Predicted 3D model of a 72-nucleotide RNA (transfer RNA) from Candidatus Magasanikbacteria bacterium RIFCSPHIGHO2_01_FULL_33_34. It matches the Rfam family "tRNA". Rfam's curators write: Transfer RNA (tRNA) molecules are approximately 80 nucleotides in length. It is annotated as a transfer RNA. Lineage of the source: Bacteria > Bacteria candidate phyla > Candidatus Magasanikiibacteriota. The coordinates come from a structure-prediction model, not an experiment, and the mean pLDDT is 82. It was read from a public genome assembly.
[in-house]
RNA sequence: GGCCCAUUCGUCUAGUGGUUAGGACACAUGGUUCUCAUCCAUGAAACAGGGGUUCGAUUCUCCUAUGGGCUA
Numbered sequence: 001g002g003c004c005c006a007u008u009c010g011u012c013u014a015g016u017g018g019u020u021a022g023g024a025c026a027c028a029u030g031g032u033u034c035u036c037a038u039c040c041a042u043g044a045a046a047c048a049g050g051g052g053u054u055c056g057a058u059u060c061u062c063c064u065a066u067g068g069g070c071u072a
Stems, first nucleotide, its partner, number of pairs: 001071007010025004018055001027043005048064005
C1' cells in the first nucleotide's frame, strides 16, 4: 500500500428499515438493617463523526477517525 472486521449508557452486551433503543454489572435515591453488606423498589445514563438512499436509518451505502486481523 491492498483487502476484511469492529465501534450502542461508566463497563459488558441485545437490537436484520417504523422499539419509549432493551438487559446485566456499576452509580444515585428510598425501603429493610443498630451500622455495613445482602435483598427490594425507583431513577439517571448510550447509537464514533460527517454525507447519501428512503416517507422513515442504530440498521443499507460512501468518506473520515480509532482499534484489530490477513497479505505483499